The RNA shown here (transfer RNA) has 78 nucleotides and comes from a Nitrososphaeria archaeon.

RNA sequence: GGGCUCGUAGCUCAGUAUGGACAGAGCACAGGCCCUCUAAGCCUGGGGUCGGGGGUUCAAAUCCCCUCGGGCCCGCCA
Numbered sequence: 001g002g003g004c005u006c007g008u009a010g011c012u013c014a015g016u017a018u019g020g021a022c023a024g025a026g027c028a029c030a031g032g033c034c035c036u037c038u039a040a041g042c043c044u045g046g047g048g049u050c051g052g053g054g055g056u057u058c059a060a061a062u063c064c065c066c067u068c069g070g071g072c073c074c075g076c077c078a
Base pairs, nucleotide, nucleotide: 001074002073003072004071005070006069007068010027011026012025013024020058029045030044031043032042033041051067052066053065054064055063
């Protein structure tokens, strides 16, 4: 230098093929119920501008371009 792949909530991930309905799950966290207390169980809630920027579109996590970071492979110089 070239190619592939990953990046979404505090953590682990789904969703991307075929663009669409307020962006989700589990765990964690907060409050409540229950309980003598704790844990477990049950209910409710907060938390994201989908790595960053730009573009296309009525509409982008999803398509296109650039870029940052992690991983893998190949090549070049010495």
Model confidence (mean pLDDT): 80 of 100.
RNAcentral holds the sequence, with entries from ENA.
It matches the Rfam family "tRNA". Its family is annotated with triplet codon-amino acid adaptor activity in the Gene Ontology. From the family's description: Transfer RNA (tRNA) molecules are approximately 80 nucleotides in length.